Annotation:
The RNA shown here (transfer RNA) has 72 nucleotides and comes from a Candidatus Omnitrophota bacterium. The prediction has a mean pLDDT of 83. The sequence was found in a public genome assembly. Its Rfam family is "tRNA". Rfam's curators write: Transfer RNA (tRNA) molecules are approximately 80 nucleotides in length.

RNA sequence: GGGCGGUUGGCGCAGCGGAAGCGCACUUGAUUUACAUUCAAGGGGUCACAGGUUCAAAUCCUGUACCGCCCA
Numbered sequence: 001g002g003g004c005g006g007u008u009g010g011c012g013c014a015g016c017g018g019a020a021g022c023g024c025a026c027u028u029g030a031u032u033u034a035c036a037u038u039c040a041a042g043g044g045g046u047c048a049c050a051g052g053u054u055c056a057a058a059u060c061c062u063g064u065a066c067c068g069c070c071c072a
Stems, first nucleotide, its partner, number of pairs: 001071007010024004018055001026042005048064005
């Protein structure tokens, strides 16, 4: 330098045009003498960044950044 893949709550991941959810973690309450477990409720996201297409973009297109693999 070229090719491919990835980037989404604190962490791990799903979501493949109709607009963001799951598990764990966290907070509150119930249960317990207490802790744990269990149950119920809740908070937390500029979807890496910028631009474009579209009535509508995490999703499609272009560029950039970072990470990983392969080729030279």